[in-house]
RNA sequence: CACCGAUAAAGGCAAACCAAGUGCAAACUUGGGACGCAAAGUCAUGGGUCCACAAGCACCGUGGAUAGCCAGACCGCCGAA
Numbered sequence: 001c002a003c004c005g006a007u008a009a010a011g012g013c014a015a016a017c018c019a020a021g022u023g024c025a026a027a028c029u030u031g032g033g034a035c036g037c038a039a040a041g042u043c044a045u046g047g048g049u050c051c052a053c054a055a056g057c058a059c060c061g062u063g064g065a066u067a068g069c070c071a072g073a074c075c076g077c078c079g080a081a
Stems, first nucleotide, its partner, number of pairs: 004079002012037002017032006035068001041074003045071003048066006
């Protein structure tokens, strides 16, 4: 340094739900709250899923969302076996 991930150490993040707000919606933001997470850090590149519009037997299309759906890319704490 790489692989790897411990009943290690120091920490970190924050599901559902609640309150306020944004949005046509999916969903998001802030605060509370912890289901969990070795990348649950960042990125919408590919696939999946969700929403809106349009089309319309259906497919296709355009825009948006989801990174805690999967893959991928970049960066990162520690150092047992």